The prediction has a mean pLDDT of 84. Large-subunit ribosomal RNA, half B from Candidatus Aciduliprofundum sp. JdFR-45, 1184 nucleotides, folded computationally. It matches the Rfam family "Archaeal large subunit ribosomal RNA".
Context: one part of a larger RNA
RNA sequence: CCGACCCGAGGGAAUUAGGCAAAUUGGCCCCGUACCUUCGGAAGAAGGGGUGCCUACUCCGGGAAGGAGUAGGUCGCAGUGGCUAGGGGACCCCGACUGUUUAACAAAAACAUAGGUCGGUGCAACCCCGAAAGGGCUAGUACACCGGCUGAAGCCUGCCCAGUGCCCGUACCUGAAGCCCGGGUACAACCGGGUGAAGGGCGGGUAAACGGCGGGGGUAACUAUGACCCUCUUAAGGUAGCGUAAUACCUCGCCGCUUAAUUGGCGGCUUGCAUGAAGGCCCAACGAGCGUCCCGCUGUCCCCGGGUCGGGUCCCCCGAAACCAAUGUACUGGUGCACAAUCCAGUCCCCCCCACGUGAAAGCGAAGUCCCUGUGGAGCUUUACUGCAGCCUGCCCCUGCGGUACUGUCGAGGAUGCGCAGGGUAGGCGGGAGCCGUCGAAGCGCCCUCUCCGGGGGGCGUGGAGGCGCCGAUGAGACACCGCCCUUCCUUGAUGGUAUCGCUAACCCCGAAAGGGGGACAAGGGUUGGUGGGCAGUUUGGGUGGGGCGCCACGCCCUCGAAAAGAUAACAAGGGCCCCCAAAGGUCGGCUCAGGGGGGUCAGAAAUCCCCCGUAGAGUGCAAGGGCAAAAGCCGGCUUGACACGGUUGCGCAUAAUAAGCAACCGUGAUGGGAAACCACGGCCUAGCGAACCGCCCUGUCCUCAUUAGUGGGGGCGGGCGAUAAGAGAGAAGUUACCCCAGGGAUAACUGAGUUGUCUCCGGCAAGAGUUCAUAUCGACCCGGAGGCUUGCUACUUCGAUGUCGUCUCUUCCUAUCCUGGCGGUGCAGCAGCCGCCAAGGGUGGGGCUGUACGCCCAUUAAAAGGGAUCGUGAGAUGGGUUCACUACGUCGUGAGACAGUAGGGGUGCUUUUCCGUGGGGGUGCGUCGGCGCCUGAGGGGAAGGGGGCUCUAGUACGAGAGGAACGAGCCCUCGCGGCCUCUAGUCUACCGGUUGUCUGGCAAGGCAUCGCCGGGCAGCCACGCCGUAGCCGAUAAGUGCUGAAAGCAUCUAAGCACGAAGCGGUCCCCGAAACGAGGCGCCGUCUGAGGGCAUCCGUACAAGACGGGUUUGAUAGGGCCGGGAUGUAAGCGGCGAGCCCUUCGGGGCGAGCCGUUAAGUCCGCGGCUACUAACGCCCGAAG
Repeated sequence: CCGACCCGAGGGAAUUAGGCAAAUUGGCCCCGUACCUUCGGAAGAAGGGGUGCCUACUCCGGGAAGGAGUAGGUCGCAGUGGCUAGGGGACCCCGACUGUUUAACAAAAACAUAGGUCGGUGCAACCCCGAAAGGGCUAGUACACCGGCUGAAGCCUGCCCAGUGCCCGUACCUGAAGCCCGGGUACAACCGGGUGAAGGGCGGGUAAACGGCGGGGGUAACUAUGACCCUCUUAAGGUAGCGUAAUACCUCGCCGCUUAAUUGGCGGCUUGCAUGAAGGCCCAACGAGCGUCCCGCUGUCCCCGGGUCGGGUCCCCCGAAACCAAUGUACUGGUGCACAAUCCAGUCCCCCCCACGUGAAAGCGAAGUCCCUGUGGAGCUUUACUGCAGCCUGCCCCUGCGGUACUGUCGAGGAUGCGCAGGGUAGGCGGGAGCCGUCGAAGCGCCCUCUCCGGGGGGCGUGGAGGCGCCGAUGAGACACCGCCCUUCCUUGAUGGUAUCGCUAACCCCGAAAGGGGGACAAGGGUUGGUGGGCAGUUUGGGUGGGGCGCCACGCCCUCGAAAAGAUAACAAGGGCCCCCAAAGGUCGGCUCAGGGGGGUCAGAAAUCCCCCGUAGAGUGCAAGGGCAAAAGCCGGCUUGACACGGUUGCGCAUAAUAAGCAACCGUGAUGGGAAACCACGGCCUAGCGAACCGCCCUGUCCUCAUUAGUGGGGGCGGGCGAUAAGAGAGAAGUUACCCCAGGGAUAACUGAGUUGUCUCCGGCAAGAGUUCAUAUCGACCCGGAGGCUUGCUACUUCGAUGUCGUCUCUUCCUAUCCUGGCGGUGCAGCAGCCGCCAAGGGUGGGGCUGUACGCCCAUUAAAAGGGAUCGUGAGAUGGGUUCACUACGUCGUGAGACAGUAGGGGUGCUUUUCCGUGGGGGUGCGUCGGCGCCUGAGGGGAAGGGGGCUCUAGUACGAGAGGAACGAGCCCUCGCGGCCUCUAGUCUACCGGUUGUCUGGCAAGGCAUCGCCGGGCAGCCACGCCGUAGCCGAUAAGUGCUGAAAGCAUCUAAGCACGAAGCGGUCCCCGAAACGAGGCGCCGUCUGAGGGCAUCCGUACAAGACGGGUUUGAUAGGGCCGGGAUGUAAGCGGCGAGCCCUUCGGGGCGAGCCGUUAAGUCCGCGGCUACUAACGCCCGAAG
């Protein structure tokens, strides 16, 4: 020193983030017990009293077991005497409760929970696992199972269905494959249309589904407020409750209570940044949960002290690791990639060992976990992109039979067919002169059916013999009858389709089987569309005074920056373009503008007209610059050169090379204008733009594809169009505090460095105020500085890591001085102040709140100054804050998640080496013999002192009074420092005593239980105790003076002289010949040996060394004796003893305890005396 433990005066939480830790309490019996309450609790509430031993007796009990009690006696500081064994109370938050959880930093308010509610599910259930077979739920069946949310009970649970989701519906719209129809050379691919499922649209429902729940203005007879009114607006505008809250930014809100004092706590208010109803509010009980207060108690603290045990430290043996460029390691200042043992300068420095400290090695440990970067990764999310499972769905297969309805196609049969004209209801074309009829014609009746409403067709009955055609008329067409066909319809058959019903045999299920149930459905397979973070793969740009947010400086043009060639950066400054024009292009001809002056009807400053001046100030489609006057401007004529193809050069892009694009020029062809020369490849010039892939269009005697040819089609070549603005052009959203990797001091968050706007301080000038008067005091505007404590800026050091706020601890420095000291001024009478000058020796404290720094507050005080030292100080501590993982609230986000918002919880490593510091030792040296003792004092250290009160001076000076000093002297107090232990106090595991449990058979004497606990306590160590801690001299600062010129005066100064501070130097204390100038004095000694050492007995000394004492010529240690002290009266014996027992009545016995012997006994690190024991011995050593 570390670990574990014991005790503590007085105070009693003042400590601290916080009573953390410790202490208190503690068992049993009796008494007694509040608010509140879900009536169970709360409750061991709280708060009291008792507790041993001995003797006798009573009661319960079957009892000698056990228990309850009464009376008497008796001891101690203390009777659950040890061990064991709740501290209590009050208020609040959260969670109802018991439970569960991050094995190894989070035990909680998180999870769970009974209870509530919503949704799914009729069993071959829903849901889940699996590719399937199969399985769980379940050998359960809606009082069941599955899923979501909420979270006991109590009081309650408002409004919104517009969005998203879910559910129901759906005439209509949309909607894939298939199928049908059509186009496609009579094929196919392909294309179009139709049909049309799920889904979507559409309609409705649903919030204990996801979710949401406003703004402005006015108004009451004080003011304030606003029941009331107006207005905008929404799907609806937050109800009841609660509210500065685990939610309130402002905020330490305001008020009250608690406190001396409260960023805390509680109660209220409430304008609620940003409460609020499956959740809100309330709540008894419960909680190793969070906060606050009170009582008790304490070493948490004031303020530390003592003691015990173990370890380390010392010796011997064994014996690692981290780490290590080198040297082997000094201080101060400077410099340097800007905090150096190594560079520069100065200073210091003989060598070595040990212990301790932890200031330095930007110490060791871990290729920083923050930040940024990477066309690095991963987890998670979603209305990112693209897919996949799953689910829904149409069609096909497995897949059959029959019926009904409707329907497509085909066959058969039957019916149907009305413009006008015509007797009449004329489908088309052809044939045709006859046809039908007792096998019942016309007519009539009834019924069915169609209908153009006139009639047509059919059936039955009646009737009982005729009816129709040709011809004629009409008309485009002529009727009877026959054939073929068309429209529409009916019947029927075949074959499909849709819907539906039935069947059984595929298929499925139950069953051992018989058989039963379901049934062409379902399941299964294929295919279609939909849905689809359930799952998967990915993306989620760049610039950037870090990144993000913002912005675009990301493609172009102009000016400036730009430094007179060219080129030239910034998130420098100022502006433009992603067009426009069929004329605003081409050409030819003509003309001259803006403005001003003069004149002129309405007519004005400006309308149109005339004259004059007018280099350009106008105009030029649009920015700016450069241009432009018989024009590049203005007007008109004719026109399309804004044409096709090809090339060169320049810009783009100063450079070796490169795309698109833009421009200038040239060639060929065609063309326009002009009489012509000529001009024209758009626009006065410089901006007005876009690759590949893919798609479309155009051109052609071109190339190519299928066995050949042809046609069509496809591909190529050439031209054009469609866009990539992140503009030489990916296809693309978030989140990570659960994170990972590679890197970066190329780049942020500390420090440092630079700077100093900001900050602090000072100054110049002096407007002003101060009654007057700038300068006693205060001081605007403006100006100049200093500092490097604030905050910024920069990005230089550090990202293979320099631990980040505050506190504690400890040291030192600065002065712009808060106090103390010395002065000057005053709007200084005194006292008390205000301002300034000198001065850094010392001091600058205790509390309440908060993590705070800061600040506010309380009571003191001489004063409660400000700063630096890597925002001094985590290899010193702490860990409250911040800043990992958990959790909650508010807010934001669909979500994952996020928040310089809040709240609860949450690991602080290190043995070595060097320097440095403090302390303790060894050696060498000191020009030379070896020693012992005593000094000097260069130099160094110290604060060794700082401050206050009272009394006297003195109720004096001063003052009208009220009030009220000083010089000087004395006495105290306080803070600091040093020493000490007589006293007081603590400790005292030497010691003495008491006592509990148990063991050694009993007594005695002891062991163990923290020294068992308890009561005392010497020496020692110690503080809370005691003692000490003058002044004076010298030199100065500000300042005050003397004399005194320069400057005949004046002047403290220039020469000279005198004063003058707690400050400086001495006097005082400590270290100090290694003080290289290494000192001095005295004495001893060199074989007759000075001195020293080892060893030994020791302690006043001590970690090891050292230091001191003794060693037989001796009291050094031990022992003995005496003294002095501690404890408190030993054992044994004798006597007594409450009350009993036995008795042969003599006596004997039980008994807590008491008295005597006994100021006993026991003990002693102290003092004295005393050799009884042990100090036996050995070695080194000097010129000579």